The part of an RNA shown here (small-subunit ribosomal RNA, 3' major domain) has 473 nucleotides and comes from an uncultured bacterium. The coordinates come from a structure-prediction model, not an experiment, and the mean pLDDT is 83. The RNAcentral record of the full RNA draws on ENA and SILVA.
Context: one part of a larger RNA
RNA sequence: UGACGGGGGCCCGCACAAGCAGCGGAGCAUGUGGUUUAAUUCGAAGCAACGCGAAGAACCUUACCAGAGCUUGACAUCGUCUGAAUUACUCGUAAUGGAGGAAGUCCUUCGGGACAGACAGACAGGUGGUGCAUGGUUGUCGUCAGCUCGUGUCGUGAGAUGUUGGGUUAAGUCCCGCAACGAGCGCAACCCCUAUUGCUAGUUGCCAUUAUUAAGUUAGGCACUCUAGUGAGACUGCCGGAGACAAUUCGGAGGAAGGUGGGGAUGACGUCAAAUCAUCAUGCCCCUUAUGUCCAGGGCUACACACGUGUUACAAUGGCCGGUACAAAGGGCAGCUACCCCGCGAGGGGAUGCAAAUCUUUAAAGCCGGUCUCAGUUCGGAUUGGAGUCUGCAACCCGACUCCAUGAAGUUGGAUUCGCUAGUAAUCGCGCAUCAGCCACGGCGCGGUGAAUACGUUCCCGGGCCUUGUACA
Numbered sequence: 001u002g003a004c005g006g007g008g009g010c011c012c013g014c015a016c017a018a019g020c021a022g023c024g025g026a027g028c029a030u031g032u033g034g035u036u037u038a039a040u041u042c043g044a045a046g047c048a049a050c051g052c053g054a055a056g057a058a059c060c061u062u063a064c065c066a067g068a069g070c071u072u073g074a075c076a077u078c079g080u081c082u083g084a085a086u087u088a089c090u091c092g093u094a095a096u097g098g099a100g101g102a103a104g105u106c107c108u109u110c111g112g113g114a115c116a117g118a119c120a121g122a123c124a125g126g127u128g129g130u131g132c133a134u135g136g137u138u139g140u141c142g143u144c145a146g147c148u149c150g151u152g153u154c155g156u157g158a159g160a161u162g163u164u165g166g167g168u169u170a171a172g173u174c175c176c177g178c179a180a181c182g183a184g185c186g187c188a189a190c191c192c193c194u195a196u197u198g199c200u201a202g203u204u205g206c207c208a209u210u211a212u213u214a215a216g217u218u219a220g221g222c223a224c225u226c227u228a229g230u231g232a233g234a235c236u237g238c239c240g241g242a243g244a245c246a247a248u249u250c251g252g253a254g255g256a257a258g259g260u261g262g263g264g265a266u267g268a269c270g271u272c273a274a275a276u277c278a279u280c281a282u283g284c285c286c287c288u289u290a291u292g293u294c295c296a297g298g299g300c301u302a303c304a305c306a307c308g309u310g311u312u313a314c315a316a317u318g319g320c321c322g323g324u325a326c327a328a329a330g331g332g333c334a335g336c337u338a339c340c341c342c343g344c345g346a347g348g349g350g351a352u353g354c355a356a357a358u359c360u361u362u363a364a365a366g367c368c369g370g371u372c373u374c375a376g377u378u379c380g381g382a383u384u385g386g387a388g389u390c391u392g393c394a395a396c397c398c399g400a401c402u403c404c405a406u407g408a409a410g411u412u413g414g415a416u417u418c419g420c421u422a423g424u425a426a427u428c429g430c431g432c433a434u435c436a437g438c439c440a441c442g443g444c445g446c447g448g449u450g451a452a453u454a455c456g457u458u459c460c461c462g463g464g465c466c467u468u469g470u471a472c473a
Base pairs, nucleotide, nucleotide: 001473002472003470004469005468007467008466009465010464011463012462013461015457016456019420020419022417026312027311028310029309030308031307032306033305034303035302042053043052064298065297067295069293070292073123077122078121079119080118081117082116083115086103087102089100090099091098106113107112125287126286128285129284130283134281135280136276137275138274139272141270146185147184148183149182150181151180152161153160154159165176166175167174191264192263193262194261196232197231198230199229200228201227202226205222206221207220211217235258238252239251240250241249242248314413318372319371320370321369322368323367324366330361331360332359335354336353339350340349341348342347379410384405385404386403387402388401389400390399426449427448428447429446430445431444432443
C1' cells in the first nucleotide's frame, strides 16, 4: 500500500421489511447429471453451466457408431498429355462409386483460355490436442462510482498528498474549506424511441360538407386523424420556506410534461490463468491408403432415477353454447391470399388482389343472454385405440395437425426459494426470425385489461467511502 475481520461509523440497492403472483407437490415440454448403448458427437459447471452454443437433429445438418468405398484426394496452386462443357438413356449396386453405347464439338489476338479426364509429385485436408502458448469476441463484479496521470510539496524509502474534511447529489454531481494546482478515462450531456405542439406535405391515409348508399362508396376537400421531415418546448427558468449570502433541498404556480419526464443504446482501470483452438484467425504438437474424404443405414429422440427452466391444471372471479365490440407492431412472389364450392375438421378444388399506408392476416380477455350447481364433475386434459390431412425423395426408429373414442395424475403443494415499486406485477391474445415441415409450451417484439404495498434500515445478501486491528500478500 492492499486484502481480510462473527471491528466501528456513514450511505445505497426489490437486499430485508410491507404487498402481489409464483417455484418446490401432479401431468407434459425442454436442458443437464447419471445409467445404458456399437454410438447415445462436442462444448458450457456456484452466483456468472443446465428452453445455454442450437434464430429449427426424419435424410441433409453431423462433428458420433457399425458397414461399403477412394487415396494428389470433396477443396487450392503448379507440370505433361488428351478431350468442349453438357444432356438424356440402358445395365448393375443399399447408395456412392462402376460398365456401356447415343446426341453434342466452346471462345481465340492462333500464343492460348474456360471446363472435364489421365499420370507424376510438390502439397491439400483434419469440428484431432493445448483457451494454462495466443489474437479477436463475450460473461461477471456493475451503469457500481470509481480508476489514474503531470508538475509541486512531504517522507531516508516503500509511498503519501491531490481523491481526505463540512455539506449535497443518482453520480469523484456540485459548493465551501484545505500544500496543493491542473488534467485524463469513467458520471452527466450530445444519439434513438416515446409523451405536447407550430409549420411544410396530402396518397394508398382522413371525412367537418354534399349525394346515393352494402361499403370513405362517389363528387369534393386537406379542417381533423394519421403519416414523416423540420422547428418549439423543461432550464430548479419563476415565487416562497430551509440552508454557510453556497451547492442544494421542500412546497407552490404555470405547463402536455418538473426536477435525470419514461424507455433504450452506451459498460472506466481492472478481477475471475472466467468462457470460446467447434464461428473465425493462429504458434507448437499430432494424423497422412487416415484422426482426411464419399455413400446408404443407425445415433444425437435411449430410461430404475436425480436436478434446473417452463407450460397446463386442480375450477363457479369458472367450464361450455349463442350473439356482439375495440389494437399495435410486423411478414408476404418458389410468397401472403380475399371470395365461392366440397369436407364435421385438419384441409382440398377453383378464383381475385397485392413486390403492398392500396391486397392479405377474425385479436383474445371484455360485454349481453343461456346452461352447469360444487362432484374427481359439462373441472382437468395426460395416455392409448381407430380413421385421416399436410409438408417432404422419404414421417418405422423420429414430424405437426384434425376427427371419433378413451378420460390418468391432480382438490393449491414440506423444508426452502424466485420475480416485481406503475402503465410495473398479474392476466389476455397478436406478430416475427430460424424454417420444406416441425417436436416453439422456447427466444425476440407488439399492443389490450390493469392492481397491491413500501412504517422503516434492527436483521439476511451484495456494494461504495472513511477509520481501526492483523503472526496474511